Model confidence (mean pLDDT): 83 of 100. A computed fold for a 72-nucleotide RNA from a Bacteroidota bacterium, annotated as transfer RNA. The source organism's lineage runs through Bacteria, Pseudomonadati and Bacteroidota. It matches the Rfam family "tRNA". It is annotated as a transfer RNA.

[in-house]
RNA sequence: GGCCUUGUAGUACAAUGGAUAGUAUGCGGGCCUCCGAAGCUUGAGAUCCAGGUUCGAUUCCCGGCAAGGCCA
Numbered sequence: 001g002g003c004c005u006u007g008u009a010g011u012a013c014a015a016u017g018g019a020u021a022g023u024a025u026g027c028g029g030g031c032c033u034c035c036g037a038a039g040c041u042u043g044a045g046a047u048c049c050a051g052g053u054u055c056g057a058u059u060c061c062c063g064g065c066a067a068g069g070c071c072a
Base pairs, nucleotide, nucleotide: 001071002070003069004068005067006066007065010025011024012023013022018055027043028042029041030040031039048064049063051061052060
């Protein structure tokens, strides 16, 4: 330098172009307990950036950034 893959809550991952973007774990509150742990319940929290296509984009397309891999 070229090519490929990936980028979503703090962390690990889901989501066929159409639901309030979901699950686990972590975090805050409540219940329970003598106090904790465990258990139950509840709440907050995310689509890498910028354009395009579309009635509608996490998803498709272009460019960039970052990480990983292959080739030179």